[in-house]
This is a predicted structure of a 73-nucleotide RNA (transfer RNA) from a Holosporales bacterium.
It was read from a public genome assembly.
Rfam family: tRNA. Rfam links the family to the GO term triplet codon-amino acid adaptor activity.
The organism belongs to Holosporales, within Bacteria.
The prediction has a mean pLDDT of 81.

């Protein structure tokens, strides 16, 4: 300095071709159990990294920024 990649819930990730954001884990309530665990039910929790554009509508498409991680000089 030039290319590729990633960033979504507290933690691990899904989320196809733009059409109300999901799952496991973890927490928080309930039932069960002598009691914890387990187990079964349920409940909260998101500015889709930032800003901007384009659409009747963006997490997804399009610029530009920041972190990060590879490749290359």
């Nucleotide at each position: 300095g030039g290319g590729c990649g990633c960033u979504u819930a507290g933690c691990u990730c899904a989320g196809u071709c733009g059409g109300u954001a999901g799952a496991g884990c973890a927490u928080c309530u309930g039932a069960c159990u002598u009691u914890u665990a387990a187990u079964c039910a349920g409940a909260g929790g998101g500015u889709c990294a930032c800003a901007g554009g384009u659409c009747c509508g963006a997490a997804u498409c399009c610029u530009g920024u920041a972190g990060c991680g590879c490749c290359u000089a």